[in-house]
Context: one part of a larger RNA
């Protein structure tokens, strides 16, 4: 000098764009962050509508005063319709979002490879025939404080299971054997109990099954590179290789049995320490050094440890089970929980923000769609944390005013500075108009940006330094005291070095100090 996710001191006008728990991967109150589909299904708890039935029956008409008719309204019934709580079923929940604890190589980076899988998507091929038995919801009964659980009974499906059929599929001893599916909705036509019905037809759309290719994503293997220390020198028994079997989507000691005795290491094995890696960031002329926050790619983790289930995909942040620590509820028998999601709280700390708005845009999940959900995201709020831009006025003005300071007492200086006069209005305040972002409709931001008008210099300057390095000097106070200080060093009675004042220098909504890196 440059740099910063900075902090502290003094000061502080506005806007754009960024950034904002680096410490305790410490503990968390509360709310929200993953749902959706009725065009898969049985249904109908709620809301709205409709049809019909019976019940009560205001009002009005007639009346022989007994009654007859009219029928507002009320509640009930009916899934009939729009829809839809709970349930079965499908897809999603493995993405998106967070954090960096672990990891020195099961990671990452670069370059290769073969023994694999891949939901949704794309292309093209064939099929979608015929049956069955359950179990939720519901109902009945029971247990429990609760969480929830148990038993009997009924029922639908794109849930589940057989049968048939099948190759360019799989296995094969090459003879053969095995092996699938599911329907839903719209339109048309026909039938007649004329209904919102029925199904045996036609057609369209979305699905389903099998197999092929692609795309995308993922798993695996190899090589090289990837921090420092030898005051860590030997390490290894599934260890190294083979055979056989098992296992996996897949190669393989991945696992097991048997056989052999290997394998790694001074080119640093093994053990201990530290650390997520890269694109990059920063500094530097470069070589190099230091770093890896925001953004992007990969990895790892989800209270701690372990395990599998489901699934195309997980050994799964807001799933399950077991153990542990902690917190909470309890009727003491037993249960519930997991912010390293977004806000927020306590704690720690020098230190880091709102319990905000919206799905309008972009993207994601589900859905045929309408749409629903989305703390992703888009925005707003807070903070001079950084960076960039703008402003705090402009012209004129010598009686060189007053006042301050200095003085050789002549004056000098602050100083055209102020006042005064003439202007302007960025900003500010008030008023009016008012977007793009959206594509037919749809705008959180937002009456925002921006434009116009009015008012009036009006609302807006500080901080550090002035001995040398280093730009900038005098006076007073103090008297080795009080103090300063990055280094050299100042201060003991004339201190340009301490404190104050005047003056000056530097930077400026900042300026200094401290810390970090080069």
């Nucleotide at each position: 000098g440059a740099u910063u996710g900075a902090a502290c001191g003094c000061u502080g006008g506005c806007g754009g764009c960024a950034u904002g728990c680096c410490u305790a991967a410490c503990a968390c109150a509360u709310g929200c962050a993953a749902g959706u589909c009725g065009a898969a299904c049985g249904g109908u708890a709620a809301c709205a509508g409709a049809u019909a039935a019976g019940a009560u029956g205001a009002u009005c008409u007639c009346u022989u005063c007994g009654g007859a008719g009219u029928g507002a309204a009320u509640a009930u019934u009916u899934g009939c319709u729009g829809a839809c709580g709970a349930g079965u079923g499908g897809c999603g929940g493995a993405c998106g979002g967070g954090u960096g604890a672990g990891u020195a190589a099961u990671g990452c980076u670069u370059g290769g490879g073969a023994a694999u899988c891949u939901g949704c998507c794309c292309a093209a091929u064939a099929g979608u025939g015929g049956g069955g038995g359950a179990a939720a919801a519901c109902u009945c009964g029971g247990g429990g404080a609760a969480a929830c659980c148990c038993g009997g009974g009924c029922u639908a499906a794109u849930a589940c299971c057989g049968c048939a059929u099948a190759a360019u599929c799989u296995c094969u001893a090459c003879g053969g054997a095995g092996g699938a599916a599911a329907g839903a909705g719209g339109g048309c036509a026909u039938c007649u109990a004329c209904a919102u019905g029925u199904a045996a037809g036609c057609u369209c759309u979305c699905g389903c099954u099998a197999a092929u290719g692609g795309a995308u994503g993922a798993g695996c293997c190899c090589a090289a590179g990837u921090c420092a220390g030898a005051u860590u020198a030997g390490c290894u028994a599934g260890u190294u290789g083979g055979u056989a079997a098992g296992g996996u989507a897949a190669a393989g000691g991945c696992u097991u049995a048997c056989c052999a005795a290997g394998g790694c290491a001074a080119c640093g094995a093994u053990g201990g320490g530290u650390a997520g890696c890269g694109g990059g960031u920063u500094u530097g002329a470069g070589a190099g050094g230091a770093c890896g926050g925001u953004c992007c790619g990969c990895c790892a983790c989800a209270c701690u440890g372990g395990a599998a289930c489901u699934g195309a995909g997980a050994c799964a942040c807001g799933g399950u089970c077991c153990a542990g620590a902690c917190u909470c509820c309890u009727a003491c028998g037993g249960g519930a929980g997991g912010c390293a999601g977004c806000a927020g709280u306590g704690g720690g700390g020098a230190a880091u923000a709102u319990u905000g708005c919206a799905c309008a845009a972009u993207g994601g999940a589900g859905g045929a769609a309408a749409c629903u959900c989305u703390g992703a995201u888009g925005c707003a709020g807070c903070a001079a944390u950084g960076u960039c831009g703008c402003g705090u006025g402009a012209g004129u003005g010598a009686a060189g005013a007053a006042g301050g300071c200095c003085a050789u007492u002549g004056g000098g200086u602050c100083g055209u500075a102020a006042a005064g006069c003439u202007c302007u209005u960025u900003u500010a305040u008030g008023g009016g108009g008012g977007a793009a972002g959206a594509u037919g409709a749809u705008g959180a931001c937002g009456g925002u940006a921006c434009c116009c008008c009015a008012u009036g210099a009006a609302u807006a300057a500080g901080c550090a330094c002035c001995g040398g390095c280093u730009a900038a000097c005098u006076a007073c106070g103090u008297g080795c005291c009080a103090g300063c200080a990055g280094c050299c060093g100042c201060g003991g009675u004339a201190a340009u070095a301490c404190g104050u004042a005047g003056g000056g220098u530097g930077c400026g909504a900042g300026c200094g100090u401290u810390g970090u890196u080069c």
A computed fold for a 518-nucleotide part of an RNA from an uncultured bacterium, annotated as small-subunit ribosomal RNA, 5' domain.
The coordinates come from a structure-prediction model, not an experiment, and the mean pLDDT is 84.